[in-house]
FMN riboswitch aptamer (RFN element) from a marine sediment metagenome, 112 nucleotides, folded computationally. Its Rfam family is "FMN riboswitch aptamer (RFN element)". From the family's description: The RFN element is a highly conserved domain that is found frequently in the 5'-untranslated regions of prokaryotic mRNAs that encode for flavin mononucleotide (FMN) biosynthesis and transport proteins. This element is a metabolite-dependent riboswitch that directly binds FMN in the absence of proteins. In Bacillus subtilis, the riboswitch most likely controls gene expression by causing premature transcription termination within the 5' untranslated region of the ribDEAHT operon and precluding access to the ribosome-binding site of ypaA mRNA.The FMN riboswitch structure, reported in present an FMN-bound six-stem junction, adopts a butterfly-like scaffold, stapled together by opposingly directed but nearly identically folded peripheral domains. The prediction has a mean pLDDT of 88.
RNA sequence: UUCUUCGGGGCAGGGUGUGAUUCCCGACCGGCGGUGAAAGUCCGCGAACCCCUAGCGGGGCCGAUCCGGUGCGAUUCCGGAACCGACGGUGACAGUCCGGAUGGGAGAAGGA
Numbered sequence: 001u002u003c004u005u006c007g008g009g010g011c012a013g014g015g016u017g018u019g020a021u022u023c024c025c026g027a028c029c030g031g032c033g034g035u036g037a038a039a040g041u042c043c044g045c046g047a048a049c050c051c052c053u054a055g056c057g058g059g060g061c062c063g064a065u066c067c068g069g070u071g072c073g074a075u076u077c078c079g080g081a082a083c084c085g086a087c088g089g090u091g092a093c094a095g096u097c098c099g100g101a102u103g104g105g106a107g108a109a110g111g112a
Stems, first nucleotide, its partner, number of pairs: 001112006013025003027096002029085002031045004040083002049060004065081005087099003
């Protein structure tokens, strides 16, 4: 440099209601790289979203954590208590349903 493959999880049970996995109680989930030590909440990236463009592409935006313990060292481990989650759709408001998406992708592994 090039090729191939891989590359996101989740409302159990119950209440109200004509109708809700959308409301209420409760339950459940956590992409990629980094870090002195294992991270949804630290640093950075991707995706989504917004703007410009015929297109390639460029720009913008981008959520949330504390306390105690161990330790030389941990907002990463252990204990406890919290918090966060694009857009469009819907018989009723969605992190979890359906859709764009058999898409895109940070990146990971392997081959030449």